Lysine riboswitch aptamer from uncultured Sporofaciens sp., 162 nucleotides, folded computationally. The source organism's lineage runs through Bacteria, Bacillota, Clostridia, Lachnospirales and Sporofaciens. The RNAcentral record of the sequence draws on MGnify. Its mean pLDDT, the model's own confidence on a scale to 100, is 76.

[in-house]
């Protein structure tokens, strides 16, 4: 050096069911008060079209869902996987920006909880992202006394070839 099979562990991801909150909150009707009024409302991150009432506020009827989160079960797996940054396409939506989706390319991260800053979404203190931090945990090297350092293109193990 090739190929196979392995390990970490609150391991990784992906579907399905079911809960819980989301929330008595949006949509939607009604009434009362203001306020705008077609060069106006609306719609929007800004256009255009469509519309002719529209916007705010309180009551009074209605009443949801999406992501996300817990449990179970089932499935593919151990760069499992996930992320950043640039590009592409033109899927979504009338245009365009922004978001998501697919993709290509370079990084980065063994891992999984905790804590703290921040920030996009987001109802949230959930979660996801980035930074920091101490400790845990696996693995190798070097050290032997405690320990110090690497990273997964890595490590063990068999089975070849040089």
């Nucleotide at each position: 050096u090739g190929a196979u099979a392995g390990a970490g562990g609150u391991g990784c991801g992906g579907a399905u069911u079911u809960c819980a909150a989301g929330a008595g909150u949006a949509a939607c009707g009604a009434a009362u008060a203001a306020g705008c009024g077609a060069u106006a409302g609306c719609g929007u991150g800004g256009g255009a079209a469509a519309c002719u009432g529209c916007u705010u506020a309180u009551u009074c009827g209605g009443g949801a869902a999406a992501g996300g989160g817990g449990a179970a079960u089932c499935u593919g797996c151990c760069g499992a996987a996930g992320g950043a940054a640039u590009g592409a396409c033109a899927u979504c939506u009338c245009c365009u920006a922004a978001g998501a989706g697919u993709u290509a390319u370079u990084c980065c991260u063994g891992g999984g909880a905790c804590g703290u800053a921040g920030u996009c979404a987001g109802a949230a203190u959930a979660u996801g992202c980035u930074g920091c931090g101490g400790a845990c945990u696996g693995u190798c090297a070097c050290a032997u006394c405690a320990g110090u350092g690497g990273a997964g293109c890595g490590c063990u193990a068999u089975c070849g070839g040089a």